[in-house]
């Protein structure tokens, strides 16, 4: 430095559920709260998986998920 990840150490983040916004909807953003995580940091490129109201369409188009997965990009700490 790299690979690796400890019953280390300092810190971070925060699932489900409840309060509250916001959306048609998946689901989002605020407060609780902790299952849980060495990238659970970051962006929807590929895979997957959900959603769709508005005029039609759902193998298409528009969104959602980085806490599903690859890949990319960036990053605390150091014991084997």
């Nucleotide at each position: 430095u790299c690979u690796c990840g400890a019953u280390a150490a300092a810190g971070c983040c925060a699932a489900a559920c409840c309060c509250u916004u916001c959306g048609c909807a998946a689901g989002a953003g605020g407060g609780g709260g902790g299952c849980g995580g060495a990238a659970a940091g970051c962006g929807a490129c590929g895979g997957g998986u959900c959603u769709u109201a508005a005029a039609a369409g759902a193998c298409a188009a528009a969104g959602a998920u980085g806490g599903c997965c690859g890949a990319g990009c960036u990053g605390c700490c150091g014991a084997a």
Background: c-di-GMP-I riboswitch aptamer from a Methanomicrobiales archaeon, 80 nucleotides, folded computationally. Its mean pLDDT, the model's own confidence on a scale to 100, is 83. Of the family's consensus pairs, 94% are formed in the model. The organism belongs to Methanomicrobiales, within Archaea. It was read from a public genome assembly, where an Rfam model found it. It matches the Rfam family "c-di-GMP-I riboswitch aptamer". Its family is annotated with cyclic-di-GMP binding in the Gene Ontology.